[in-house]
Molecule: transfer RNA
Organism: Candidatus Hermodarchaeota archaeon
RNA sequence: CCGCCCUUAGCCAAGUGGUAAGGCAGAUGGCCGUAGACCAUCCAAUCGUUGGUUCAAAUCCAACAGGGCGGA
Numbered sequence: 001c002c003g004c005c006c007u008u009a010g011c012c013a014a015g016u017g018g019u020a021a022g023g024c025a026g027a028u029g030g031c032c033g034u035a036g037a038c039c040a041u042c043c044a045a046u047c048g049u050u051g052g053u054u055c056a057a058a059u060c061c062a063a064c065a066g067g068g069c070g071g072a
Stems, first nucleotide, its partner, number of pairs: 001071007010024003018055001026042005048064005
């Protein structure tokens, strides 16, 4: 320098045009002699950034940023 892949909550992670699942962690309560485990409820992501397409974008397109792989 060229090509490809990845980027979603504190962490992991689903989603492939119709408005964001789940798990871990955390909070409150129950249970319990205490803690843990278990049970119930709750909390948290405008989806890397900017722009574009569309009635509608995490999803499609472009550029950029970060990470990874391959090639020269």